[in-house]
Order: sequence, then C1' cells, then structure tokens
RNA sequence: GCUUAUGUAGCUCAGUAGGUAGAGCACCACCUUGGUAAGGUGGAGGUCGACGGUUCGAUCCCGUUCGUAAGCU
Repeated sequence: GCUUAUGUAGCUCAGUAGGUAGAGCACCACCUUGGUAAGGUGGAGGUCGACGGUUCGAUCCCGUUCGUAAGCU
C1' cells in the first nucleotide's frame, strides 16, 4: 500500500428483507432472613464509532473517515 471482518448499555453479546433498541452479568431500591449469601420484584443506564447521502422514516442501505483484528504484498 491492497483486501476482508468488526464497532450497539460499565462488561459479554443479540437484533431487525428500513418503522419509537434488547438479553445475561454488573449497578441502585425494595421484599424475603436474626444477619449475610442465594432467590424474587422494580428501576436507572444507549444521540447503535464519527460525518455526509438516499428515504416520509436509517442501528440497518450507500459514500467518506477513525479505531481494532486478520490476510496479502
């Protein structure tokens, strides 16, 4: 330099042939217990890497760009 994959909650990851974004663990509150752990209920937490484009509407499609990983030279 070229090619491919990937980027979503604090962490690990789903997701949708375009229609107001989810799980597990972690965190907070409550219930339960003599107390803790376990268990149960509820809650908070995300401008879906960034910037543009298409569209009535983009996490999803297109372009550029940045990070990471792999391969080739």

A computed fold for a 73-nucleotide RNA from a Clostridia bacterium, annotated as transfer RNA. Its Rfam family is "tRNA". Rfam links the family to the GO term triplet codon-amino acid adaptor activity. The prediction has a mean pLDDT of 80.